About this RNA:
The RNA shown here (SAM riboswitch aptamer (S box leader)) has 140 nucleotides and comes from a Cyclobacteriaceae bacterium. The source organism's lineage runs through Bacteria, Pseudomonadati, Cytophagia, Cytophagales and Cyclobacteriaceae. Its mean pLDDT, the model's own confidence on a scale to 100, is 77.
RNA sequence: AGUUUAUAAAGAAGCGUGGAGAGGCAGGCUCUAAGAAGCGCUAGCAACCACUCUGGUUCUGCAUUAAAGAAACAGAAAAGGUGCUAAAUCCUGAUCCCAAGGAACGUUUAUCAAGUGAUAAACACGGGAGAAUAUAAGUU
Numbered sequence: 001a002g003u004u005u006a007u008a009a010a011g012a013a014g015c016g017u018g019g020a021g022a023g024g025c026a027g028g029c030u031c032u033a034a035g036a037a038g039c040g041c042u043a044g045c046a047a048c049c050a051c052u053c054u055g056g057u058u059c060u061g062c063a064u065u066a067a068a069g070a071a072a073c074a075g076a077a078a079a080g081g082u083g084c085u086a087a088a089u090c091c092u093g094a095u096c097c098c099a100a101g102g103a104a105c106g107u108u109u110a111u112c113a114a115g116u117g118a119u120a121a122a123c124a125c126g127g128g129a130g131a132a133u134a135u136a137a138g139u140u
Stems, first nucleotide, its partner, number of pairs: 001140008013042005021031003025093004043085003048081002052076004057071004089132001095129004101125001106123007
């Protein structure tokens, strides 16, 4: 760097240093000299990986039961490896789906009508999937 799977509306901050930027990108919006990013220290959140404990299930084992071991699952814990601690992943953003999502007001096109109206489709709008991004674990 590519790729696979899972998760992303919950949760959790102070101090020091530093000095103007930050929230991935674009647009918006927001945070910021009442001090941004980065760095350090301490604290916390969570439970992806590892470890530990509990439970029943299945398998191995055995003549049988039990002991023992293994697996996935559920729960607990949290001293290890990461991660995280403004705002929904801050919001929207490829593309696809929703023939009874689409009242009212719109835009465009087509057809019909011709009293400037009717009908249909698309768009805008709404919902869903998804893309993208981030993190973990695996893999090339």